[in-house]
Molecule: transfer RNA
Organism: Neoceratodus forsteri
C1' cells in the first nucleotide's frame, strides 16, 4: 500500500432519508427510623471531522481522523 468492519449521552446498544429512541448511570421527588429495591419525574448527543447531493442525511457519494481484522 490495498480491502472489509465500527465509531450515536458517562456507558452499552437502537433508529428501512422523514428530523435522534431506549436500558444502565447521574440528578429531584415520592416510599422507608434511614439506606437499598421499587414508583414518578428532569437533564444529558452540534451522530468522529469537513465537505458534495437532497426538499429533507445517523442513513447516500467524496476525503480524512481513530479502532480492531484481512491481503501483499
Nucleotide at each position: 500500500g490495498c480491502c472489509c468492519u465500527a465509531g450515536u449521552a458517562g456507558c452499552u446498544u437502537a433508529a428501512a432519508a422523514c428530523u435522534a429512541a431506549a436500558g444502565c448511570a447521574u440528578c429531584g421527588g415520592c416510599c422507608u427510623u434511614g439506606u437499598a429495591a421499587g414508583c414518578c419525574g428532569a437533564a444529558a448527543a452540534u451522530u468522529g471531522a469537513a465537505g458534495g447531493u437532497u426538499a429533507a442525511a445517523c442513513c447516500c457519494c467524496c476525503u480524512c481522523c481513530u479502532a480492531a481484522g484481512g491481503c501483499u